[in-house]
RNA sequence: UGAGUUGACUGGGCAGUCGCCGUUUGUGUAUUUCGGUAUACAGAGGGAGGAAAGUCCGGGCUCCGCAGGGCAGGGUGCCAGAUAACGUCUGGGCGGCGUAAGCCGACGGCUAGUGCAGCAGAAAGAUACCGCUUCCUUCGGGAAGUAAGGGUGAAAUGGUGCGGUAAGAGCGCACCGCGUACGUGGUAACACAAGCGGCAAGGUAAACCCCACUCGGAGCAAGAUCAAAUAGGUGUUCAUAUGGCGCGGCCCGCGUUGAGCACGGGUAGAUUGCUUGAGGCAGGUAGCAAUGCCUGCCCUAGAUGAAUGACUGUCCUCGACAGAACCCGGCUUAUAGGUCAGCUCACUUU
RNA sequence: GUGGCCUUAGCUUAAUUGGAAAAGCCCCUGAAUGUGAAUUAGGAAGUUAUGGGUUCAAACCCCAUAGGUCACCCCA
Numbered sequence: 001u002g003a004g005u006u007g008a009c010u011g012g013g014c015a016g017u018c019g020c021c022g023u024u025u026g027u028g029u030a031u032u033u034c035g036g037u038a039u040a041c042a043g044a045g046g047g048a049g050g051a052a053a054g055u056c057c058g059g060g061c062u063c064c065g066c067a068g069g070g071c072a073g074g075g076u077g078c079c080a081g082a083u084a085a086c087g088u089c090u091g092g093g094c095g096g097c098g099u100a101a102g103c104c105g106a107c108g109g110c111u112a113g114u115g116c117a118g119c120a121g122a123a124a125g126a127u128a129c130c131g132c133u134u135c136c137u138u139c140g141g142g143a144a145g146u147a148a149g150g151g152u153g154a155a156a157u158g159g160u161g162c163g164g165u166a167a168g169a170g171c172g173c174a175c176c177g178c179g180u181a182c183g184u185g186g187u188a189a190c191a192c193a194a195g196c197g198g199c200a201a202g203g204u205a206a207a208c209c210c211c212a213c214u215c216g217g218a219g220c221a222a223g224a225u226c227a228a229a230u231a232g233g234u235g236u237u238c239a240u241a242u243g244g245c246g247c248g249g250c251c252c253g254c255g256u257u258g259a260g261c262a263c264g265g266g267u268a269g270a271u272u273g274c275u276u277g278a279g280g281c282a283g284g285u286a287g288c289a290a291u292g293c294c295u296g297c298c299c300u301a302g303a304u305g306a307a308u309g310a311c312u313g314u315c316c317u318c319g320a321c322a323g324a325a326c327c328c329g330g331c332u333u334a335u336a337g338g339u340c341a342g343c344u345c346a347c348u349u350u
Numbered sequence: 351g352u353g354g355c356c357u358u359a360g361c362u363u364a365a366u367u368g369g370a371a372a373a374g375c376c377c378c379u380g381a382a383u384g385u386g387a388a389u390u391a392g393g394a395a396g397u398u399a400u401g402g403g404u405u406c407a408a409a410c411c412c413c414a415u416a417g418g419u420c421a422c423c424c425c426a
Stems, first nucleotide, its partner, number of pairs: 001346010012315007020047002023044009049321001053332002056330005061219004068252004073215005078092005093107001094105004108210002113208002115204002129150002131146006158176006177199001178197003183192003223272004233263006243257004264425003279298008316319001351422007360375004369406001377393005399415005
């Protein structure tokens, strides 16, 4: 210098004017149970994101009487750690890709059982179609042996060589591969591996299943308080107490006494939940890291037809994806451009 | 916002232990008719919403994405 790879940050700036949604202070008015509440004006200060998204996981919170036991069902799946928890993250192991940095992996178990594999092929789990060899033969063929060769298929029972044989074959031997495993290292996954074994009936568990761990259900339209209206209605189905419902899989247990569907009718309210939180920033400290602990400082949207916009000036590289709705931790997906740092490879120069 | 369900030919629907996609309407061509409809003979039309994975093999199993659709309060 070029190519690549990983991580972090940013996501038009500045100034002005007019608006929108909360908060707060002051003054006036109305009301008051004298605490406040409502309203008008003025001032101050705040106002979307890295994904606010998809709603794919996990947790908080709330209700279901407790969230209890069992069955069924779901989820996860190498090991260790982190965490409130996780299918997330960190470190390690193994396998694959890459020259490398590095990236990717649903990565337990078909030597517990069951199932499946269309077509082709002789044969798809235990097999002889062609071929080879021996024997018999009525000369058409038949019996036996054989997995070295051919052919089929996604997949056909270790590979090469030598010996051996009627022909062959781990039948025997050498090397390679494989299985098992004394032992050694490691918390573990796992790695190395003496010795032993002629070599295992292959594939599929995102097939049933087995093993280990784990999961009660519903969701802020949860729930609480106040207020309003209507018809505490009609039809039909189920059940009728060993039942139904709460409990949205079932049983036990507990409580309660109807439930489902259709039609009809009513209100289209207020307050709360609501934002101080597994919060942020800085420093220190333990750890390889994820992360934990300590100290100090900060408060940073809270709407409910739902707020961030418009205009002007100016500068530049002319601005992508996109808009909170109970709150957090992740994952996934979308994303113009810019900045910084680590590492790798190639070439050149010193 | 939350919770369910669905996506196959132009339209409406089939297709189950996973083995290569079927029917009706529509459309096109011929026959029949003086002409048209009905009738009749034949034909075309599919990336099974999109992308990836598992498997020898995927409409079907798994994951992600996109689009569509239903329900939610009170009488209760």